Large-subunit ribosomal RNA, domain IV from a Bacteroidales bacterium, 322 nucleotides, folded computationally. The prediction has a mean pLDDT of 87. Rfam family: Bacterial large subunit ribosomal RNA. Taxonomically the source falls in Bacteroidales (Bacteria, Pseudomonadati, Bacteroidota, Bacteroidia). The full RNA is in RNAcentral, with records from ENA.

[in-house]
Context: one part of a larger RNA
RNA sequence: CCGUGGCUAAGGAACUAGGCAAAUUAGACCUGUAACUUCGGGAAAAAGGUCUCCCGCGCAAGCGGGACGCAGAUAAAUGGCCCAGGCGACUGUUUAGCAAAAACACAUGGCUUUGCGAAAUCGAAAGAUGAGGUAUAAGGCCUGACACCUGCCCGGUGCCGGAAGGUUAAGAGGGGGGGUUAUCUGUAGUAAUAUGGAGAAGCUCUGAAUUGAAGCCCCGGUAAACGGCGGCCGUAACUAUAACGGUCCUAAGGUAGCGAAAUUCCUUGUCGGGUAAGUUCCGACCUGCACGAAUGGUGUAACGAUCUGGGCACUGUCUCAG
Repeated sequence: CCGUGGCUAAGGAACUAGGCAAAUUAGACCUGUAACUUCGGGAAAAAGGUCUCCCGCGCAAGCGGGACGCAGAUAAAUGGCCCAGGCGACUGUUUAGCAAAAACACAUGGCUUUGCGAAAUCGAAAGAUGAGGUAUAAGGCCUGACACCUGCCCGGUGCCGGAAGGUUAAGAGGGGGGGUUAUCUGUAGUAAUAUGGAGAAGCUCUGAAUUGAAGCCCCGGUAAACGGCGGCCGUAACUAUAACGGUCCUAAGGUAGCGAAAUUCCUUGUCGGGUAAGUUCCGACCUGCACGAAUGGUGUAACGAUCUGGGCACUGUCUCAG
């Protein structure tokens, strides 16, 4: 010096990002126990008291009398407590080896698919799971106990329904066109021949009109589907503000509730509380840069090795070291 223990005057969080670590508390019995509450809880709330040994009585619980020590739960083991707020209802689950959480799950609620050889899933198929189940069932997606609620928009995207019209593939169809030439024929030539023109059938190349499903266009529905939910100007008998009016735009312009918030940039907003002093915290305000209703909104008892602020107790965390 490092690791791990023990003690410490006075003070007692002044330490520190933060009481991290340590200390306090601790057992049993008796008394007693608040707000709040889903009436179960909260609760071991909190806050107090008692505890050994001997004798007598008593079934026992215990009662009476006495004895010793600084100390009687005599060692070990064995809750620190309270107040307020955020988040998540809860018990659970998770990153084997830096994260245990506010993340996941969850009971609850909703939408949607599926009528049974079900949908969905695996497989090339057979076959299997679903399920030896049958819509009070099974799959998918979202929400996340409970209480009070869940507003407006279907223009876009998606999904569902519709089938009149438009568009539309392969296929069907084959008007017509091109190539080839049996044959006919022009020109030159006496002829042989040479060189042109027309051209049937067949073969072949091409291919118009017409016909032709779903889809798309189109017409409706649907937001607990993906999602979205305005701007400018004026106006009241101080001022200020604007219940009110005008105007532009939109599919519709954010309702209830909440709000400087796990969301607020300006910002340490302003006011109040707590402190001698408070960028944090709590209560309000609303000017919401950029909350908002199952991508759920707002509350909420209980719960939490959760996060934040405060207090009591306690301490070598510190003054400041030994």